SAM riboswitch aptamer (S box leader) from Thermosporothrix hazakensis, 115 nucleotides, folded computationally. The coordinates come from a structure-prediction model, not an experiment, and the mean pLDDT is 75. Lineage of the source: Bacteria > Chloroflexota > Ktedonobacteria > Thermosporotrichaceae > Thermosporothrix.
RNA sequence: CUCUCAUCCAGAGAGGUGGAGGGAAACGGCCCGAUGAAGCCCGGCAACCCGUGUUGCAAAGUCGCAUUACACAGGGUGCCAAUUCCGGCGGAAUGCAUAAUCCGCAAGAUGAGGG
Numbered sequence: 001c002u003c004u005c006a007u008c009c010a011g012a013g014a015g016g017u018g019g020a021g022g023g024a025a026a027c028g029g030c031c032c033g034a035u036g037a038a039g040c041c042c043g044g045c046a047a048c049c050c051g052u053g054u055u056g057c058a059a060a061g062u063c064g065c066a067u068u069a070c071a072c073a074g075g076g077u078g079c080c081a082a083u084u085c086c087g088g089c090g091g092a093a094u095g096c097a098u099a100a101u102c103c104g105c106a107a108g109a110u111g112a113g114g115g
Stems, first nucleotide, its partner, number of pairs: 001115008013042001015041003021032003027087003043080003048076003051072004055066003084107001088105005
């Protein structure tokens, strides 16, 4: 970089440092920011993977295997304003219309696995 699969309207500090920017990138919008942005440290959230325990294979024990379900949160990531902040394409029903709602796809993010 690319492919596959899963998830994306929940959750997460009124700490320290730092100083002007930030909301992934471009554009447009709309926001956040000196009542202090990013970054870093600490803290936290979550539970995708590993691990551990329970569980199943099997009446019981041990080993083993599995990985169905649940738990924990030790290890690997991730995340901690606003739905993935909003925006594209197609369809459905409602409506005079603006518009909003639902479904699918695309794009993106994160994880796991493969090339």